[in-house]
RNA sequence: AGAGUUUGAUCCUGGCUCAGAAUGAACGCUGGUGGCAGACCUAACACAUGCAAGUCGAACGCAAUUUUGUUUACAAGAUUGAGUGGCGGACGGGUGAGUAACGCGUGGGAACGUGUCUGAUAGUAAGGAAUAGCUACGGGAAACUGUGGGUAAUACCUUAUGGACCCUAAGGGGUAAAGAUUUAUCGCUAUCAGGGCGGCCCGCGUCGGAUUAGCUUGUUGGUAAGGUAACGGCUUACCAAGGCAAAGAUCCGUAGCUGGUUUGAGAGAAUGAACAGUCACACUGGAAUUGAGAUACGGUCCAGACUCCUACGGGAGGCAGCAGUGAGGAAUAUUGGACAAUGGGCGCAAGCCUGAUCCAGUCAUGCCACGUGAGUGAAGAAGGCCUUAGGGUUGUAAAGCUCUUUCAAUGGGGAGGAAGAUGACAUUACCCAUAUAAGAAGUCCCGGCUAACUCCGUGCCAGCAGCCGCGGUAAUACGGAGGGGGCUAGCGUUAUUCGGAUUUACUGGGCGUAAAGGGUACGUAGGCUGGUGUAUAAGUCAGGUGUGAAAUUCCUAAGCUCAACUUAGGCGCUGCACCUUAAACUGUACACCUUGAGUGUUGGAGAGGGUGAGAGAAUUCCUAGUGGAGGGGUGAAAUCCGUAGAUAUUAGGAGGAAUACCAGAGGCGAAGGCGCUCACCUGGCCAGAUACUGACGUUGAGGUACGAAAGUGUAGGGAGCAAAUAGGAUUAGAUACCCUAGUAGUCUACACCCUAAACGAUGAAUGCUAAGUGUGGGAAUAUUUGAUUUCCGUGCUGAAGCUAACGCGUUAAGCAUUCCGCCUGGGUAGUACGGUCGCAAGAUUAAAACUCAAAGGAAUUGACGGGGACCUGCACAAGUGGUGGAGCAUGUGGUUUAAUUCGAAGCAACGCGAAAAACCUUACCACAUCUUGACAUACGAGUUAUAGCCUUUUGAAGAAAAGGUGUCGGUUCGGCCGGACUCGAUACAGGGCUGCAUGGCUGUCGUCAGUUCGUGUUGUGAAAUGUUGGGUUAAGUCCUGAAACGAGCGCAACCCUUAUCCUCUGUUGCCAUCGGGUUAUGCCGGGAACUCUGAGGAAACUGCCUGUGAUAAUCAGGAGGAAGGUGGGGACGACGUCAAGUCAUCAUGGUCUUUAUGAUGUGGGCUACACACGUGCUACAAUGGCAAUUACAAUGGGUCGCAAUACCGCGAGGUGGAGCCAAUCCCCAAAGGUUGCCUCAGUUCGGAUCGUUCUCUGCAACUCGAGAACGUGAAGCCGGAAUCACUAGUAAUCGCUGAUCAGCAUGCAGCGGUGAAUACUGUCUCUAGGUCUUGUACACACCGCCCGUCAAGGCAUGGGAGCUGAUCUUACCGUAAGAUGGUGGGCUAACCGCAAGGGGGUAGCCAUUCAUGGUUGGGUUAGUGACUGGGUCUAAGUCGUAACAAGGUAGCGCUAGGAGAACCUGGUGCUG
Repeated sequence: AGAGUUUGAUCCUGGCUCAGAAUGAACGCUGGUGGCAGACCUAACACAUGCAAGUCGAACGCAAUUUUGUUUACAAGAUUGAGUGGCGGACGGGUGAGUAACGCGUGGGAACGUGUCUGAUAGUAAGGAAUAGCUACGGGAAACUGUGGGUAAUACCUUAUGGACCCUAAGGGGUAAAGAUUUAUCGCUAUCAGGGCGGCCCGCGUCGGAUUAGCUUGUUGGUAAGGUAACGGCUUACCAAGGCAAAGAUCCGUAGCUGGUUUGAGAGAAUGAACAGUCACACUGGAAUUGAGAUACGGUCCAGACUCCUACGGGAGGCAGCAGUGAGGAAUAUUGGACAAUGGGCGCAAGCCUGAUCCAGUCAUGCCACGUGAGUGAAGAAGGCCUUAGGGUUGUAAAGCUCUUUCAAUGGGGAGGAAGAUGACAUUACCCAUAUAAGAAGUCCCGGCUAACUCCGUGCCAGCAGCCGCGGUAAUACGGAGGGGGCUAGCGUUAUUCGGAUUUACUGGGCGUAAAGGGUACGUAGGCUGGUGUAUAAGUCAGGUGUGAAAUUCCUAAGCUCAACUUAGGCGCUGCACCUUAAACUGUACACCUUGAGUGUUGGAGAGGGUGAGAGAAUUCCUAGUGGAGGGGUGAAAUCCGUAGAUAUUAGGAGGAAUACCAGAGGCGAAGGCGCUCACCUGGCCAGAUACUGACGUUGAGGUACGAAAGUGUAGGGAGCAAAUAGGAUUAGAUACCCUAGUAGUCUACACCCUAAACGAUGAAUGCUAAGUGUGGGAAUAUUUGAUUUCCGUGCUGAAGCUAACGCGUUAAGCAUUCCGCCUGGGUAGUACGGUCGCAAGAUUAAAACUCAAAGGAAUUGACGGGGACCUGCACAAGUGGUGGAGCAUGUGGUUUAAUUCGAAGCAACGCGAAAAACCUUACCACAUCUUGACAUACGAGUUAUAGCCUUUUGAAGAAAAGGUGUCGGUUCGGCCGGACUCGAUACAGGGCUGCAUGGCUGUCGUCAGUUCGUGUUGUGAAAUGUUGGGUUAAGUCCUGAAACGAGCGCAACCCUUAUCCUCUGUUGCCAUCGGGUUAUGCCGGGAACUCUGAGGAAACUGCCUGUGAUAAUCAGGAGGAAGGUGGGGACGACGUCAAGUCAUCAUGGUCUUUAUGAUGUGGGCUACACACGUGCUACAAUGGCAAUUACAAUGGGUCGCAAUACCGCGAGGUGGAGCCAAUCCCCAAAGGUUGCCUCAGUUCGGAUCGUUCUCUGCAACUCGAGAACGUGAAGCCGGAAUCACUAGUAAUCGCUGAUCAGCAUGCAGCGGUGAAUACUGUCUCUAGGUCUUGUACACACCGCCCGUCAAGGCAUGGGAGCUGAUCUUACCGUAAGAUGGUGGGCUAACCGCAAGGGGGUAGCCAUUCAUGGUUGGGUUAGUGACUGGGUCUAAGUCGUAACAAGGUAGCGCUAGGAGAACCUGGUGCUG
């Protein structure tokens, strides 16, 4: 310090996730030692048991026991006990329920109190009456309690005195004490002072919610009184009507606060365990008493709930003290020791008490430290794992050898905590000795982020996962193993906090299009605010003082062996208060200024607003005339109007709405918006020149006003248009688009509504920052048809700069300042609930649960478009001939079957693999048979003869048996070597699946003209440029321009063939000339001319001419030429696409099988047949058929062959065999020509089908071959929708040859003969392709993406008749204890009185106040609820196709109506 994740890729925005640190933690696995710390975060839930606050005899009287003295009894002493009395139980300890508060923190203040403590002064006199304990008699189960009697005090009371005390009317009045004693002292009272502690008041700070906006009646203040330690509405009476609140009152929710702690660079954010300060509480609620101090944790009273005891009458209790129990929970310890230390209470003291505290126990809960050994050791052991089978790795690791003993263990010694005594801890820390490597390693991870890889298993299963994601047969991602990486007595997971996150932005973000500018203006509070001077000192700056507790953090030292930990010193605590100083800036006060702002004056432009009046054109309607059959409407139609006279046309009239041209990127207005003319009323703006006021300014939360269209109410109006509605079309449907009608509405007045894509998607104001060019309105200048300068508007292009880019750019989205509004991932949702507004529609304000890992912006490359432009092709057009109809052949589907083997599937499967299925082929089926095998290699044994061949027998065959025949090479002559065969055993052979694991080969786009690279340049980048533009070409072919310059693969050319000529060659080919010969024939001599053969050359290059074009490339025409513009044809197929095809040509990974999924044989099947499709053949006839006759080819093939002449057969063919291993011999044409017949018929067309008889091949033609003859003579008379091929030696037509092959050709591959039409003067359309451009929500790329209803399941949530709680509250009733007051006839020790009695007090009663409680009405909130609403999620449900391309009706915003649903339609607005 960053990283992963949106995309095909990019940049940005933006969320999610990770790496770090931390914890009072918990869980999983594991666990050696010590030190230091920590340990119910949940139920402030309930608690058994024990302990946690007592002490004092130097305050007091008794009782019991005991000792001594002594005479029963008393005296003295000791111990124990309860009681009176004093002090302490208000500290210490616990908890965090309540509390949003002067509760806490911090800093101040005045009207107070104070036991014990310190200092000082003075005093401590005289009396009295009771009472507990005790005793007697009672009550009660108990707790406890009544009456009588008697008793003490430092308990209580009276009097006196009294001051520096209190009150005062200033005269005076009032108020105290306690004694004990060992004679030293300890106490007591009053007052003052101090110290510490406490009460009260104030400034500032202190969570969230405005879907809580008004709250308050003792409330705010005053006067008086009361009350308090003290101020105060603290309380009461009276008076006034105040007080608080947008700087957030009141209400609701949550919460103890702080020092600090965690994190962070910091600012902050989160938190408030342990330690420390403070507050609150003590079963729940209320109350007082005592006291210096309490409204009292281990006190009292009352009420309530709960638990316990009970003799049912009544009583007792309060662990949020320490242990402990139950419960709750993921979860948190011992019913331990000691007062030795520190501290506390009491006491003169000894001492007693102390679950405070100090220690120990449990727990890896955390932090820190240590150990589990060290050295050596290669045969690189064994074993494991992997392997390319060689090896690699585990790995110096182990074993072995040498050494050490920390820790733990055993034994011994032994500080300090203690100052005189006293040590729980304690088997203390620490030291020494002894023995042995001995007792001591796990956990998580290994796809990327993120360090670390292989094998096996599994097969979208099981599972993993923090995010992205992994798993569907080769998983580094699941599980196991080996290996490796990290940390280590721990490791990992989960939870939570901060960080990363500049992702709430003070430091430190944004708002044109990503989320985000309010629809617009005016203006209140508030914020900010021009120049000069003086004063002040609130802010600000500086210095000082006080405070900011200690601990913590940090720094420096020191102590435990180190560290954690502890101790000391320092810094710091960014704060608050006070004092002093400065005066630049802000503030305040005063005075002045003119430039901001405004006013007056002179001119100007304008659809600015309101009211009234008027005008013409057009539509519609009415009346009348003319006229006579249609009109209207559409893509095409129909509904509709019309002979009752429409449309058309003429004239007249009525009525409403809107204002053509001018009109413009133009003008005006704050925005919405505003458009005929005139008049009146009225707002704003601009320019010029000056005069005046003197900062009067700007922004603007709330507020107010305006605010398109639609919509609402009332009253009018209503021509046209037109939601709804009706009809007609379209359509699969058509609740739409189109058409015909048509109502609200549109118009006016008044009143509402208050929203829009209310947009420049850009808030208002001020200043500054290059230019150029239009346009609207003014002004000035001079050189006046015009130009220059200047001000205010309105546009365009552009510099710097900004921006993610697009773009913006003096009209900023630049550089700055001020103020307001708004944003913080997508969806849920601008929705629910609540509030406000509205007549309603609805508007405004505005969430959450849940869900996803994205959603989004700009730009890039592709692909696509029922977008555009250009271009090409038998793509269309122009033609020719077909297919689709018939019969047959052949292939496919389907069906059938024991099997009908398998593959190929739009173009690019279907006369395809198959250039030949009767057996074989053959892979399929039935049956039978074999198991190292039919085939290959390796090993052992055997045989040199086996093997092979022939015959016979059994059998279908495999196999078995017999007989005969037959006999390898080399040699060192050895069964020695090689080869072959047989037998045996094991490795293995063999076969099936996956073309989506592959190689190779092939198809296709496409013989289309494209596809890339290097360097350079542009861009943040993906990328672009080059390759685009202007021409041209068959062509990215060439030329030219140009930030490109070059290059590669393609194109073309080079290759083959064909067309012309030349040279050479001259047999088997040829025969012009010469000769010979024949009925005839290159037949012979001969020739080398010609044809031809097959070698080598020539020739064609836009080379020449004219024109065109840009002086280019090129194109048009011409000449010459056999051939003319790549001459014709072929081979040749760029980068790539289709997971295209092929595991059945071959090869091959993986996987399955191994007496079978392998091998052999026979027979069957691949040839089936209601049917459908493709490709062909033959036809339907006269351009023909039949018969007769007569010509002319080329390719090619031939010895298991081609086969002549000849003979036989009607024929297929047979017999026979001259010649030929081929320019030698053989196989070889048909259409055509000539003649005749047929004469338009299902025929002398057509030949299917069937019958009979044959031929050929072959072991074998039944299933299932081809052919011949005779007979038979089907459909079919040119073929619906649709569709195919072809541009010249082509189509069409005619035959011939070859491969395969025993035989079988309508198929395939070739060959030649005859031989057209039309286009090339074209590109409107269909199809395919190319280039450029445009849009895009597509990138698996339109066979894309995607919307809504309905149906099914899950989840959360709103409404809901209500129901059940909680909480706050109004009014009233009633009232415990207590307090205050009244009364007090009852009761009554202290004082007075001789007494009666008085005084004082008091039970009781009454009043006031009041907790719990009761009745009642509200508010808030939680749970639940039949039913119901939408939302969201879920590989393959239904209906459509709304959006993305002009998405097939452009889309979207607002509004209204309608409709299964997306949606449709109307009105208005926007361009996204």

The prediction has a mean pLDDT of 84. Small-subunit ribosomal RNA from Schmidtea lugubris, 1472 nucleotides, folded computationally. The sequence is in RNAcentral, with records from SILVA. RNAcentral records the identical sequence in 2 taxa.